A computed fold for a 90-nucleotide RNA, annotated as THF (Tetrahydrofolate) riboswitch aptamer. It matches the Rfam family "THF (Tetrahydrofolate) riboswitch aptamer". Rfam describes the family as follows. Tetrahydrofolate (THF) riboswitch was first reported for Ames et al. as an RNA motif in 5' untranslated (5'-UTR)regions of folate transport and biosynthesis genes in Firmicutes genomes. Its family is annotated with tetrahydrofolate metabolic process in the Gene Ontology. The coordinates come from a structure-prediction model, not an experiment, and the mean pLDDT is 83. The model forms 93% of the base pairs in the Rfam consensus. It was read from a public genome assembly, where an Rfam model found it.
RNA sequence: GUCAGAGUAGGACGGGCGCGUUAAGUGCCGCGGGAUGGGAGGUCGCCCGCGGACGAAGGGAAACCGCGGUGCCCGGCCGCAUCCGCUGCC
Numbered sequence: 001g002u003c004a005g006a007g008u009a010g011g012a013c014g015g016g017c018g019c020g021u022u023a024a025g026u027g028c029c030g031c032g033g034g035a036u037g038g039g040a041g042g043u044c045g046c047c048c049g050c051g052g053a054c055g056a057a058g059g060g061a062a063a064c065c066g067c068g069g070u071g072c073c074c075g076g077c078c079g080c081a082u083c084c085g086c087u088g089c090c
Stems, first nucleotide, its partner, number of pairs: 001090001003088003010078002013075006019068003028052007038084003042080001058065002
């Protein structure tokens, strides 16, 4: 130097345990900030704060069954464009 490959943030799914159903959460808009393969750099994506608009499915005596673009954990799967680095081959 050539070719091939691994790994981030995170994503959908499955399982478990919760939360809400007295409406929080999720999703949407604006502003500000942050993290994001080992390094550089960065946003289609992710997270946080504040503000705003919108907005719901309950049932049961109970066990429990539902509902929510619901939270966390676990699992395998998917998952960095560019330069350098790393692993393998020549």